[in-house]
Large-subunit ribosomal RNA, domain II from a Bacteroidia bacterium, 689 nucleotides, folded computationally. The source organism's lineage runs through Bacteria, Pseudomonadati, Bacteroidota and Bacteroidia. Rfam family: Bacterial large subunit ribosomal RNA. Rfam links the family to the GO terms ribosome and structural constituent of ribosome. RNAcentral holds the full RNA, with entries from ENA.
Context: one part of a larger RNA
RNA sequence: ACCUGCGAGUUACUUUUGUUGGCAAGGUUAAGUUGCGCAAGUAACGGAGCCGAAGCGAAGGCGAGUCCGAACAGGGCGAUACAGUCAGCAGGAGUAGACGCGAAACCAAGUGAUCUACACAUGACCAGGUUGAAGGUUGGGUAACACCAACUGGAGGACCGAACCGGUGAAUGUUGAAAAAUUUUCGGAUGAGUUGUGUGUAGGGGUGAAAGGCUAAUCAAACUUGGAGAUAGCUCGUACUCCCCGAAAUGCAUUUAGGUGCAGCCUCAAUUAUAUUUUUAUGUCAGGUAGAGCGACUGAUUGGAUGCGAGGGCUUCGCCGCCUGUCAAGUCCAGACAAACUCCGAAUGGGCAUAAAACGAGAUUGGGAGUGAGGGCGCGGGUGCUAAGGUCCGUGUCCGAGAGGAGAAGAAUCCAGACCACCGGCUAAGGCCCCCAAAUGGAUAUUAAGUUGAAUGAACGAAGUCCGGUUACACAGACAGCUAGGAUGUUGGCUUGGAAGCAGCCAUUCAUUUAAAGAGUGCGUAACAGCUCACUAGUCGAGUGACCGGGCGUGGAUAAUAAUCGGGCAUAAAUAUCCUGCCGAAGCCGUGGAACCGUACAGUAUGUAUGGUUGGUAGGGGAGCAUUCCAACGGCAGCGAAGGUUUUUGGCGAUGAAAACUGGAGCUUUUGGAAAAGCAAAUGCAGGU
Numbered sequence: 001a002c003c004u005g006c007g008a009g010u011u012a013c014u015u016u017u018g019u020u021g022g023c024a025a026g027g028u029u030a031a032g033u034u035g036c037g038c039a040a041g042u043a044a045c046g047g048a049g050c051c052g053a054a055g056c057g058a059a060g061g062c063g064a065g066u067c068c069g070a071a072c073a074g075g076g077c078g079a080u081a082c083a084g085u086c087a088g089c090a091g092g093a094g095u096a097g098a099c100g101c102g103a104a105a106c107c108a109a110g111u112g113a114u115c116u117a118c119a120c121a122u123g124a125c126c127a128g129g130u131u132g133a134a135g136g137u138u139g140g141g142u143a144a145c146a147c148c149a150a151c152u153g154g155a156g157g158a159c160c161g162a163a164c165c166g167g168u169g170a171a172u173g174u175u176g177a178a179a180a181a182u183u184u185u186c187g188g189a190u191g192a193g194u195u196g197u198g199u200g201u202a203g204g205g206g207u208g209a210a211a212g213g214c215u216a217a218u219c220a221a222a223c224u225u226g227g228a229g230a231u232a233g234c235u236c237g238u239a240c241u242c243c244c245c246g247a248a249a250u251g252c253a254u255u256u257a258g259g260u261g262c263a264g265c266c267u268c269a270a271u272u273a274u275a276u277u278u279u280u281a282u283g284u285c286a287g288g289u290a291g292a293g294c295g296a297c298u299g300a301u302u303g304g305a306u307g308c309g310a311g312g313g314c315u316u317c318g319c320c321g322c323c324u325g326u327c328a329a330g331u332c333c334a335g336a337c338a339a340a341c342u343c344c345g346a347a348u349g350g351g352c353a354u355a356a357a358a359c360g361a362g363a364u365u366g367g368g369a370g371u372g373a374g375g376g377c378g379c380g381g382g383u384g385c386u387a388a389g390g391u392c393c394g395u396g397u398c399c400g401a402g403a404g405g406a407g408a409a410g411a412a413u414c415c416a417g418a419c420c421a422c423c424g425g426c427u428a429a430g431g432c433c434c435c436c437a438a439a440u441g442g443a444u445a446u447u448a449a450g451u452u453g454a455a456u457g458a459a460c461g462a463a464g465u466c467c468g469g470u471u472a473c474a475c476a477g478a479c480a481g482c483u484a485g486g487a488u489g490u491u492g493g494c495u496u497g498g499a500a501g502c503a504g505c506c507a508u509u510c511a512u513u514u515a516a517a518g519a520g521u522g523c524g525u526a527a528c529a530g531c532u533c534a535c536u537a538g539u540c541g542a543g544u545g546a547c548c549g550g551g552c553g554u555g556g557a558u559a560a561u562a563a564u565c566g567g568g569c570a571u572a573a574a575u576a577u578c579c580u581g582c583c584g585a586a587g588c589c590g591u592g593g594a595a596c597c598g599u600a601c602a603g604u605a606u607g608u609a610u611g612g613u614u615g616g617u618a619g620g621g622g623a624g625c626a627u628u629c630c631a632a633c634g635g636c637a638g639c640g641a642a643g644g645u646u647u648u649u650g651g652c653g654a655u656g657a658a659a660a661c662u663g664g665a666g667c668u669u670u671u672g673g674a675a676a677a678g679c680a681a682a683u684g685c686a687g688g689u
Stems, first nucleotide, its partner, number of pairs: 001689006011096013026051003032045005055062002065077004099237002102234001106227006117201009126191001128160003131156001135152006164188003169184004203219001205215003240624006250263005264371002266368007277358009291344001292342002298338002302334005309327002311324004374399010404415003419593004424589003430583003433568003439580001441579006452570002460555002464552010481539005487512003492506003518533001522531002594614009625678001627675006634668003643662008
C1' cells in the first nucleotide's frame, strides 16, 4: 500500500408537536390480586393516583367571576367562542456516558532503591618509575640559641604511567552490531579513590558536592489498579438510492469574539385568499448629496490699488511738521478653498395613493434546521501613501453552493445558468496562416520600430514619418549651392601699457560712396593683420522658410538560472475605420424520453390535451431498495436448497429476475412486525498478501 472482516444518533424515563386508533364531558389505570399456562406470557379484577371539564387572590376565601379598593368607580387576570384523554408511530427537547474515537491532568488504595541517589555495617583492590617535606644522626658554628653542610628519613586530595574508574575532541554508526556503542584521542589513577556483599530512606515523598538530576529504557511529581465511558465551547470520522425546495457568513447581547441566545435568511404542515413583488404612467410627500457659490453666514485665502492706525528715521522746549524697500484695518479691482460652511441645488433613489401589464412571489400559527470566519469585481466613500491580493462601511453582482464556451494556463473578468439521449441545425463572448473549427476575405489609410501581434510604461528630448491649419518669401527669379563685392570719414569717443568692428564704458550706432556693406555676427592678434557673417550683384530655375494641432513610430527603458506575442512565426498574420461571409457553448431550436407542479375535460384506476419547471453545499421535506430475525397464508428443493463463477435481461437508481456450470441441504414470494439494519476515508481496529 492493497484485500477481507469489524467499526459511530442507541436505549430508558419525562415532556412537546404532528399523525393513526379507542372512548368521550370525560379519559385512563399503577403497584398488586386472581384465573389459565411448564414457561415466556395472557385475561379479568384493582379508580389509589393523574390529566381535563373554572377561575381569581400571597392567603383566609369567594366563584362566572375574582383581586386591589370606602366604592355600585377604574383597572388586572378570567368567563361570555373552539374537547379532552389513553395508547401506537414519527420529528424535537430534557435527564442519563447519550453519535463514535481522542487528552494533558485530578483523587484514592497499593507496588517498587536487583537501575540509580545518599547513608549504615562488613570485606576487597590500586604494575612500575619519579620527586624527596618534617624529624633524626654526624660535622661545623654560637656565651647559649640561631644558623650552615653531608648523610639518614619517607611526607604529599605530590609527579609520570598500566589495571581500575571516567568520558575531552574526532570519525564511524543513525530502518545501528548497540533504544548512547565502536575506534582513536583524552582525564584521574594513595584518594572528597574504586569496588563486592548485606541493609535503610517511597511519590508532593525520598535522595541530591544542585543538573530539576536520580527514584527499574518512565520524572517540574514513578508505576499498577480503581473513581472512569473524568471533562474536551477543540480536531477527525459518521456507512444504500431517487425526487422537490434551498440558505448564511448580518443586527443586538454575551468573562464574548473560531462558542452561544434572540432576530434575520431556508424548509415542512395548516389557515388566510391577492393582501406581496417588479416595471411603466400619473399625483403627492420628505430630503440637503453631486454640482455650484460665498459683497449669504462660519472659517480659510492670493495679487494689485488706496492707506484708518501702528512701528522706524529726521526735526522741535513743546505742539506742529517732513520722510518711509516695515506691518496693516476698512474700501475698490481681479482670482480662488471647505467632511464637521450654505444664499442655492439636481439626477438617481425612497414613502404613500391610483391605474395598467407581468407574475403568483405575500401574511399568520405551529414542527425542523443550518448560518452568525466570508471572498473577488464594478460604483460611492472613510483609513492608508487617492500604496497593497490592505482595512472598514454603503450599493449591485458573481464565487461561496455553478458545470459549459472565451480569457495560453486560472474560484469570482466576458458569454451563458447543465432533467436525459442524438455522428441534426442557429447563435453569444471570442475568433477564422499552422498548431486549432472557421477568410492567407474585400476597401481605404498608417507604421519600418518585429513597434506591434494580451495588459502595463512617465516627465522630458529629437529636421523619424503621415495628415490638417496659420503665416512669410517666390518666374519683377525665392531657398540652398557656386562666383564676385562686403567700402569710406575711422584706429568713432572714453578708458587703457595697448583697445584699430570684435576686454570694458558712452550714444540722435552718425554720415558719405553705393547694387550692397553693422561705428559690426562669430573665429582670431599683445595690439594690428587675417578668415567669416549680416547685406548686395551675377549664375541656376521652382518652390522655400517659420509656427500651431493631430495620427503612428523613436530615446528615456535597469532584477536576479537562456529566451519567447500561448508557440511556430508574421511587414501583415501589425495598427485605424468600414463591409461581407463563416466557425464557435451543456445558450436557443429540432427529434425522442423521464419526473414534478398547474389548468381544462372526462371521471376518480387515473387518463387525455395543454402550459410551465427540473445546477446546487449546510439544511428541511417526500418516495423507495437491500440485510438479519419473527408471525400468518402459501411456494421451491437430492429430477439438486443456500453459497460461488459467468452470461443474458427488467428498473432513473438503490437493486430484481433468468440461464449454464459448480455446490451438496436447506431456502423463500406476498402481507405485516422487530432491528446489533448498508463503509472509502476516523495518522480507525484485527487478520492476510